[in-house]
Context: one part of a larger RNA
């Protein structure tokens, strides 16, 4: 030095565990904010660094309800208090709530600096309270580019939604039309959903009857350097169903202007009634009718949620540190889901099935109040959405890339008809058929999940599962945008080793004690690498 055996050190794999995650389902909620949010800064405890809670009334204050013996958070120590005259704790409502932050009196390098006016404390120094940003709308006063009064907005938020802008990589085996894609991204806006929506629609010789979503039609018809690729609709089967209101004609009221023979007339503006359609409808004339129903508010009843309450049934022996295990004998079950308890418990504890339950919250129904709210017949006249429809030029959207290219939208230039009217049915024309544009609203079926409650898993089990089971978006890195860890487990119970000895020792060790076991806090198990000690063999 090598090999082997034994015993250690080292290390933290493995096994077991789970406080945390992941995915989905059902239900709820779908917002918070100038009444100052989200998020923070700084404070706040007997001692108080961190987390949590709270805010100068500061681990809290008040009321109502629950609950019933302990309590003073994590956090098991010390010291000191509170509580059956009901604390701590739980539910609901209220109070307080420094400073920053939309931040809003002005400023500012956020959590700081500096003001003005009014009220109050005897008040001049000082303290307390209130007001003082900007934009929009309505009202009022009046000429003003204003003042005053009232209301609203602003910011934040995971995805979903609508609108305004809008790439490139890539694919086409290069690349330019094309694709990727109206995607990513930016901006604006809204809601619990949004958008769409009550035919100027489809269809085709037969019919359907708003919109949305799903299945199918169908990778079809089409489009396409006819390349890559893009890609409908009708119809059919389902989900869910709901329809309405203005403008105008006409009538009435008020006001401005013009005119007047002062009787009025004309015109414009505002308000009320009326009216809403394509088998045309309405005004107008005329006949009948006065309610069903709908919306809002309010009250009650009912059921839901709800702190919480009730909630069946077990003993003995054995093993053991410990019984829930084994053996023996019972019992309950609308409850044998689950968790805990010194090992594996239906009957020990918490619970579970099943019942009950205040306030608050949300729902359904009914009563009452207010508002809205009808049908028919007629000759003529009047009304029925204009810089609109359409055309041309240039773009865009559609399955449709300019094409024979309809339809829809936008910019420019033009520019009708008025019910004997107008639009569409894929150039265009005729016939035929369908419809009534140029105003508006509209639940449900659909999309999503930051959040709350309940449930589930041929999901993970600490190098896994969230980045994060632990004071994690922390430590740390970076000027910054940003990047971003590692780190779980004594034991049933601290019973966390009194005391003695060695030692400089609050290190460590030897005894001794606790415990089922040292499992001794560098703590369950404790693999390998690696490092030793002893013994054996070989060299």
């Nucleotide at each position: 030095g090598g090999c082997g055996c034994a015993c250690g050190g080292g290390g933290g794999a493995u096994g077991c565990c789970u406080a945390g995650g992941c995915u989905c389902c059902c239900g709820g909620a779908g917002g918070c904010g100038a009444g100052g949010a989200a998020g923070g800064a700084c404070g706040u405890g007997c001692c108080a660094a961190g987390c949590u809670g709270c805010g100068a009334a500061a681990a809290u204050c008040c009321g109502c309800g629950g609950g019933g013996a302990c309590c003073c958070g994590c956090a098991c120590a010390g010291g000191g208090g509170g509580g059956c005259u009901g604390a701590u704790c739980c539910g609901c409502g209220g109070g307080u709530g420094u400073c920053c932050g939309a931040a809003u009196g002005g400023g500012g390098c956020a959590a700081c600096c500096c003001a003005u006016c009014c009220c109050g404390g005897u008040u001049u120094a000082u303290c307390g309270g209130g007001a003082u940003a900007c934009c929009c709308c309505g009202g009022u006063u009046u000429u003003a580019c204003g003042g005053c009064c009232g209301g609203g907005g602003g910011g934040c938020g995971a995805a979903c939604c609508c609108g305004g802008g809008g790439a490139a990589c890539u694919g086409a085996a290069a690349c330019a039309u094309c694709u990727a894609a109206g995607u990513a991204c930016c901006c604006g806006g809204a809601g619990g959903a949004a958008g769409a929506g009550a035919a100027a629609a489809c269809a085709a010789g037969a019919g359907u009857g708003a919109u949305u979503c799903c299945g199918u039609c169908a990778g079809u018809a089409g489009c396409g350097g006819c390349g890559a690729g893009c890609g409908g609709a009708c119809g059919c089967g389902g989900a869910a169903u709901a329809g309405c209101c203005c403008a105008a004609a006409c009538c009435c009221c008020g006001g401005g202007u013009g005119u007047u023979a002062c009787g009025g007339c004309a015109u414009c503006c505002g308000g009320g009634g009326g009216g809403u359609u394509g088998u045309a409808g309405g005004a107008c004339c005329u006949g009948c009718g006065c309610a069903a129903g709908c919306g809002c508010g309010u009250a009650a009843a009912c059921g839901g949620u709800g702190a919480c309450c009730c909630g069946a049934a077990c003993c003995g022996c054995c093993u053991g540190g410990g019984a829930a295990g084994g053996c023996g004998g019972g019992c309950c079950g609308c409850a044998g889901g689950g968790g805990g308890u010194g090992a594996u418990a239906g009957c020990c504890c918490c619970g579970u099935a099943g019942g009950g339950g205040a306030a608050g919250c949300g729902g359904u129904u009914u009563g009452c109040g207010c508002g809205c709210g009808g049908c028919g017949g007629g000759a003529a006249u009047c009304c029925u959405g204009a810089g609109u429809a359409g055309g041309c030029c240039g773009g865009g959207a559609c399955g449709g890339g300019a094409g024979a290219a309809a339809u829809c939208c936008c910019g420019g230039c033009u520019g009708a008809a008025u019910c004997c009217g107008c639009c569409g049915g894929c150039a265009c024309c005729a016939u035929c058929c369908g419809g009534c544009a140029a105003g508006g609203c509209u639940a449900a079926a659909u999309a999503c999940u930051c959040c709350c409650g309940g449930g589930a898993g041929a999901c993970c089990g600490a190098u896994a599962g969230u980045g994060g089971a632990c004071g994690a978006g922390u430590a740390c890195c970076g000027u910054g945008a940003g990047g971003g860890a590692a780190a779980g487990g004594u034991g049933a119970a601290a019973a966390g080793c009194a005391c003695u000895c060695c030692g400089a020792a609050c290190a460590g060790g030897a005894g001794g004690g606790u415990g089922a076991a040292a499992a001794g806090a560098a703590c369950c198990u404790g693999a390998a690498a690696c490092c030793g000690u002893g013994c054996g063999c070989c060299u």
Large-subunit ribosomal RNA, domain I from Negadavirga shengliensis, 539 nucleotides, folded computationally. Taxonomically the source falls in Negadavirga (Bacteria, Bacteroidota, Cytophagia, Cyclobacteriaceae).